[in-house]
Molecule: SAM riboswitch aptamer (S box leader)
Organism: Lysinibacillus telephonicus
RNA sequence: CCUUUAUCCAGAGAGGCGGAGGGACUAGGCCCUAAGAUGCCCAGCAACCGGUGUUAUUAACGCAAAGGUGCUAAUUCCUACAGAUUCUAAUUAGAUCUGAAAGAUAAGGG
Numbered sequence: 001c002c003u004u005u006a007u008c009c010a011g012a013g014a015g016g017c018g019g020a021g022g023g024a025c026u027a028g029g030c031c032c033u034a035a036g037a038u039g040c041c042c043a044g045c046a047a048c049c050g051g052u053g054u055u056a057u058u059a060a061c062g063c064a065a066a067g068g069u070g071c072u073a074a075u076u077c078c079u080a081c082a083g084a085u086u087c088u089a090a091u092u093a094g095a096u097c098u099g100a101a102a103g104a105u106a107a108g109g110g
Stems, first nucleotide, its partner, number of pairs: 001110008013042001015041003021032003026080004043072003048068002051063005076102001081099006
């Protein structure tokens, strides 16, 4: 880097360092930010792998949180593509829902 499967409306600090932008990419919107963001450390959250118990054992459901990750503004901040419903005198507009795409994370394969 490619690919498979699963998940993505829950949860998580009035701490320290640091000092300018940040919220993945493109576009539009909307936000966060010198009352110090993003990031790093600590702390915490969760429970994918791993650990462990039971059972009807390719698995399911519990338990713990010392290991490997992950995460800690806003649903993955929202929209973008397709379909359905609805609104309207009417619409490629608006609203709602479903699916896809893209992305993130984990575990496996190449």